[in-house]
Context: one part of a larger RNA
RNA sequence: CUGGGCGUAAGGCGUGUGUAGGCGGUUCGGCAAGUUGGAUGUGAAAGCUCCUGGCUUAACUAGGAGAGGUCGUUCAAUACUACCGAACUUGAGGGCAUCAGAGGAAGGUGGAAUUCCCGGUGUAGUGGUGAAAUGCGUAGAUAUCGGGAGGAACACCAGUGGCGAAGGCGGCCUUCUGGGAUGUUCCUGACGCUCAGACACGAAAGCUAGGGUAGCGAACGGGAUUAGAGACCCCGGUAGUCCUAGCAGUAAACGAUGUAGACUUGGUGUCGGAGGUGUCAAAACCUUCGGUAUCGUAGCUAACGCGAUAAGUCUACCGCCUGGGGACUACGGCCGCAAGGUUAAAACUC
Numbered sequence: 001c002u003g004g005g006c007g008u009a010a011g012g013c014g015u016g017u018g019u020a021g022g023c024g025g026u027u028c029g030g031c032a033a034g035u036u037g038g039a040u041g042u043g044a045a046a047g048c049u050c051c052u053g054g055c056u057u058a059a060c061u062a063g064g065a066g067a068g069g070u071c072g073u074u075c076a077a078u079a080c081u082a083c084c085g086a087a088c089u090u091g092a093g094g095g096c097a098u099c100a101g102a103g104g105a106a107g108g109u110g111g112a113a114u115u116c117c118c119g120g121u122g123u124a125g126u127g128g129u130g131a132a133a134u135g136c137g138u139a140g141a142u143a144u145c146g147g148g149a150g151g152a153a154c155a156c157c158a159g160u161g162g163c164g165a166a167g168g169c170g171g172c173c174u175u176c177u178g179g180g181a182u183g184u185u186c187c188u189g190a191c192g193c194u195c196a197g198a199c200a201c202g203a204a205a206g207c208u209a210g211g212g213u214a215g216c217g218a219a220c221g222g223g224a225u226u227a228g229a230g231a232c233c234c235c236g237g238u239a240g241u242c243c244u245a246g247c248a249g250u251a252a253a254c255g256a257u258g259u260a261g262a263c264u265u266g267g268u269g270u271c272g273g274a275g276g277u278g279u280c281a282a283a284a285c286c287u288u289c290g291g292u293a294u295c296g297u298a299g300c301u302a303a304c305g306c307g308a309u310a311a312g313u314c315u316a317c318c319g320c321c322u323g324g325g326g327a328c329u330a331c332g333g334c335c336g337c338a339a340g341g342u343u344a345a346a347a348c349u350c
Base pairs, nucleotide, nucleotide: 003322004321005320006319007304008303012318014201015200016199017198021194022193023192025088026087027086028085029084030083033081034080035077036076037075038074039073040072041071042069048066049065050064051063052062053061054060091191092188093187094186095184096183097182098181099180103177104176105175106174107173108172109171110154115149116148117147118146119145120144121143125136126135162169163168206247207246208245209244210243211242215241216240220236221235222234223233258317259316260315261314262313263312266295267294268293269292270291271290272289273288274287275286276285277284299306300305323350324349325348332343333342334341335340
């Protein structure tokens, strides 16, 4: 390279928007670039294939024929593709009506609890553990009652419930704002799919500047345990955790499963909508669309398992893999304040 693959064996970019590129619905007409056929030119020699000959044979070599092309010219064909023109509505988008939601941002506000402070009652312990001790406490603790301060998180509702592209999102209220589902089939008329680069978002920890600090708590100090204990347990406790503005750009960023579309027996649960039956109104039932689970047919799979939310059967496009270690490394480039990130070898070795 031709291939074969990517849930768990190596392998789906953390996620999206989208440029170039690749691919692209239905019908009619045109054209003839790709495509197909004919003719013709050319494709040196050697080489290659076939036939025949020469060295005793072979290799080697001589003669003849043929093959060999992203080739040129010309004539023709028009199914498919491209291109040009015209049209269509099922893909896509829009309108109208209805609906669910922890989707996002900002501002406000509430109660419980922890801690601290003040005051009352009250007296000798309390706390902690496997057991203890360090710690706290007669300068009055723990317990209990009243008042106050402040920060952080939102019990119950709560659910293999919901929303979001992913990360993620949970008290309540207001404002601003994104997306989605269903119904209608009213409008546009292929406007689409995917996407190298690019751009944006991106948990936690970390960094810069300024605030904040109740609880928790790396580091650190102490008490235990132990042969030792750099730990597990206990008492303290700084960064941090929180907010604002920036940086960083990584995770078992997982469904370890790229995105979009088509097709392929079923059962059950649940969330959101619509139509019908039913009822005083409901519940319930039937049908259907969209999500989310579970069992399972065919099929697939090395097995486990997957099974209309496919890992089944296909199509389009992208990303990635190619024995283990060395190595999520070195060097160089790019990015970063740094920490580091990203791209990414080789020697050597099994």
A computed fold for a 350-nucleotide part of an RNA from a metagenome, annotated as small-subunit ribosomal RNA, central domain. Rfam family: Bacterial small subunit ribosomal RNA. The RNAcentral record of the full RNA draws on SILVA.